[in-house]
A computed fold for a 73-nucleotide RNA from Candidatus Nomurabacteria bacterium RIFCSPLOWO2_02_FULL_42_17, annotated as transfer RNA. It was read from a public genome assembly.

RNA sequence: GCCGAUGUAGCUCAGUUGGUAGAGCAUCCCCAUGGUAAGGGGAAGGUCGCCAGUUCGAUUCUGGCCAUCGGCU
Numbered sequence: 001g002c003c004g005a006u007g008u009a010g011c012u013c014a015g016u017u018g019g020u021a022g023a024g025c026a027u028c029c030c031c032a033u034g035g036u037a038a039g040g041g042g043a044a045g046g047u048c049g050c051c052a053g054u055u056c057g058a059u060u061c062u063g064g065c066c067a068u069c070g071g072c073u
Base pairs, nucleotide, nucleotide: 001072002071003070004069005068006067007066010025011024012023013022019056027043028042029041030040031039049065050064051063052062053061
């Protein structure tokens, strides 16, 4: 330099033939116990890497850029 994959909650990851995003763990609150742990219930937390384009509508499609990983030279 070229090619490919990945980028979604603090962490690990789902998801969507384009229609307003979820789980587990972690955090906080409550229940329960004589008390702790385990357990049960609830809450909060996201401009879906960034910028454009297409579209009535983009996390999803298209282009560029950035980061990480892999391959080739």
The prediction has a mean pLDDT of 81. Rfam family: tRNA. Rfam classes the family as a transfer RNA.